This is a predicted structure of a 73-nucleotide RNA (transfer RNA) from a Candidatus Aenigmatarchaeia archaeon.
The coordinates come from a structure-prediction model, not an experiment, and the mean pLDDT is 83.
Its Rfam family is "tRNA". Its family is annotated with triplet codon-amino acid adaptor activity in the Gene Ontology. The family's RNA type in Rfam is transfer RNA.
NCBI's taxonomy places the organism under Archaea, Nanobdellati, Candidatus Aenigmatarchaeota, Candidatus Aenigmatarchaeia.
RNAcentral holds the sequence, with entries from ENA.
RNA sequence: GGGGUCGUAGUAUAACCUGGUAGAACAGUGGGCUCCAGACCCACCAGUCAGGGUUCAAAUCCCUGCGACCCCA
Repeated sequence: GGGGUCGUAGUAUAACCUGGUAGAACAGUGGGCUCCAGACCCACCAGUCAGGGUUCAAAUCCCUGCGACCCCA
């Protein structure tokens, strides 16, 4: 320098191909239960890497950038 895969709560992920309410788990916080704690139950908290385009509507499609990993030189 060229090519490929990927980027979603604090963590690891589903939804993407085929556009239509962003979901569940663990963690965290509060409550219930318990003599206390753990386990268990309930609730809450928190997210689409950035910008632009297309569209009635974008996590999803297109473009650019940034970042991670891999291959070629």